[in-house]
RNA sequence: CGGGGCGUAGCUCAGCCUGGUAGAGCGCGCCGUUUGGGUCGGCGAGGUCCUCGGUUCGAAUCCGGGCGCCCCGA
Numbered sequence: 001c002g003g004g005g006c007g008u009a010g011c012u013c014a015g016c017c018u019g020g021u022a023g024a025g026c027g028c029g030c031c032g033u034u035u036g037g038g039u040c041g042g043c044g045a046g047g048u049c050c051u052c053g054g055u056u057c058g059a060a061u062c063c064g065g066g067c068g069c070c071c072c073g074a
Base pairs, nucleotide, nucleotide: 001073002072003071004070005069006068007067010026011025012024013023020057028044029043030042031041032040050066051065052064053063054062
């Protein structure tokens, strides 16, 4: 310098291709169960989807620029 992959909740990741108001598991808080804890069950909090623009009635999703991490090539 060129090519590819990835960036979404505290953590690990779905959702993207095919645009329609964001989810799961673990973790966290409260309640029940227990002498207490764990397990189990119920309820709840938690993310302007890396960033800046564009397209669109509508963008995590499509397009462009940038940043970061990883891989391959030179």